[in-house]
């Protein structure tokens, strides 16, 4: 100096915050939703749909209904 592994640590999981759990990644990474149409692919453009979770719980924002 290079490569591999482990530990510690950090980051990520389509809209906010926290706790717990799970998974993924090691900075050349994990991640950056779905459907339809157009163009030959990558990708780009247009339209539509679901969701504040990866999962559970709580808070906040938004939306709907009922009551006071």
């Nucleotide at each position: 100096g290079u490569u591999g592994a482990a530990a510690c640590g950090g980051g990520c999981a389509a809209u906010g915050g926290a706790g717990u759990u799970u998974g993924c990644c090691c900075c050349g990474a994990a991640c950056c939703a779905u459907c339809c149409g157009g163009a030959g692919a990558a990708u780009c453009c247009g339209g539509a749909u679901u969701a504040a979770u990866a999962a559970c719980u709580c808070c906040u924002a938004c939306a709907g209904a009922a009551g006071g």
A computed fold for a 68-nucleotide RNA from an Ignavibacteriales bacterium, annotated as Fluoride riboswitch aptamer (crcB RNA motif).
Model confidence (mean pLDDT): 76 of 100.
The model forms 100% of the base pairs in the Rfam consensus.